The prediction has a mean pLDDT of 90.
The RNA shown here (c-di-GMP-I riboswitch aptamer) has 75 nucleotides and comes from a Planctomycetota bacterium.
It matches the Rfam family "c-di-GMP-I riboswitch aptamer". Rfam links the family to the GO term cyclic-di-GMP binding.
The model forms 100% of the base pairs in the Rfam consensus.
RNA sequence: ACACGACAAAGGCAAACCGGCCGUGAGGCCGGGACGCAAAGCCACGGGACCCUCCGGGUCAGCCGAGCCGCCGAA
Numbered sequence: 001a002c003a004c005g006a007c008a009a010a011g012g013c014a015a016a017c018c019g020g021c022c023g024u025g026a027g028g029c030c031g032g033g034a035c036g037c038a039a040a041g042c043c044a045c046g047g048g049a050c051c052c053u054c055c056g057g058g059u060c061a062g063c064c065g066a067g068c069c070g071c072c073g074a075a
Base pairs, nucleotide, nucleotide: 004073005072012037013036017032018031019030020029021028022027035062041068042067045065046064047063048060049059050058051057052056
């Protein structure tokens, strides 16, 4: 360095649900809240699911795969 992931250490993120706001909607943002997560960080490239004012446009990265970056260092 790469691979790997511990009853390790320091931390991090935040499901459902509730409140407020935005959006036709899927859904998003903020606050609360924790089901969980070694990438639950980024990314819409492929597949998939979902939405619409539907021959087109959008949403979801915590559905799967790929790509990029990244803390720690036991076996």